[in-house]
RNA sequence: GGCUUCAACAUCCCCGCAGGCUGGGCGCGAAUUCGAUUUCGAAAACGCGCAGUGAGCCGGCUGGAGCC
Numbered sequence: 001g002g003c004u005u006c007a008a009c010a011u012c013c014c015c016g017c018a019g020g021c022u023g024g025g026c027g028c029g030a031a032u033u034c035g036a037u038u039u040c041g042a043a044a045a046c047g048c049g050c051a052g053u054g055a056g057c058c059g060g061c062u063g064g065a066g067c068c
C1' cells in the first nucleotide's frame, strides 16, 4: 500500500465521523379535483423547510483486528 472485518469510546440498549442517493415522518405552501355555496371544508401532483429519519444503499475518513 491492497483486501476483509469490527466500533471500545456513548447519562438503559443501539448509535465511530462527515457527505451523497432512494424511501419514510413532521410542518408550511400548493397547480388541480371534489363537496358545499360566498368564500368554507376535504383530497392532492409538486415545491420548500425541520430532525438521534433506530429504513436501505454508495464511496470517503477515524480507530482496532486479520490476511496478502
Stems, first nucleotide, its partner, number of pairs: 001068007013054001014052001016061002019058004023053001025050005032043004
The RNA shown here (nadA riboswitch) has 68 nucleotides and comes from a soil metagenome.
It matches the Rfam family "nadA riboswitch". It is annotated as a small RNA.
The prediction has a mean pLDDT of 85.